[in-house]
Background
A computed fold for a 73-nucleotide RNA from a Pseudomonadota bacterium, annotated as transfer RNA. The source organism's lineage runs through Bacteria, Pseudomonadati and Pseudomonadota. Its Rfam family is "tRNA". It is annotated as a transfer RNA. Its mean pLDDT, the model's own confidence on a scale to 100, is 81.

């Protein structure tokens, strides 16, 4: 340089054939308790890396760029 692969919530990761963005952990508020932790209940979370195209509709399919992790000369 070339190929493979990833990139979605503060952290780990789902997201099926393009049609309403989710879990679990956290965090908040409340119950319980003599307090805490635990446990329950309710709530809280997004520029889906950027940018472009396709298309009625893109996390998804195309194309460039960028950042991690891997092969290979």
């Nucleotide at each position: 340089g070339c190929c493979c692969u990833u990139u979605u919530a503060g952290c780990u990761c789902a997201g099926u054939u393009g049609g309403c963005a989710g879990a679990g952990c956290g965090c908040g508020u409340g119950g319980c308790u003599u307090u805490u932790a635990a446990c329950c209940a309710c709530g809280u979370g997004g520029u889906c890396g950027c940018g472009a195209g396709u298309u009625c509709g893109a996390g998804c399919c195309u194309c460039g760029c960028a950042g991690g992790g891997g092969g290979u000369g």